[in-house]
């Protein structure tokens, strides 16, 4: 430099052919223990990268940015 791919809880990922999202881990409580630890119960955390554009309504669908990952070229 071209081309895909991906950004969603603190992490690891998941959803919805458009109608304001879930899992497991971690965390906080609280049960059970002499005590922990594992095991239960319960909560508490994210409007979904950003802008714009389509629409009655957008995370979801289109353009452009921006990071992140692969791949291809280039290195006279």
């Nucleotide at each position: 430099g071209c081309c895909a791919a991906u950004a969603u809880a603190g992490c690891u990922c998941a959803g919805u052919u458009g109608g304001u999202a879930g899992a497991g881990c971690g965390c906080u409580g609280g049960a059970u223990u002499c005590g922990u630890a594992a095991c239960c119960c319960a909560g508490a955390g994210g409007c979904c990268u950003g802008c714009a554009g389509u629409u009655c309504g957008a995370u979801c669908c289109u353009g452009c940015a921006u990071g992140u990952u692969g791949g291809c070229a280039c290195c006279a």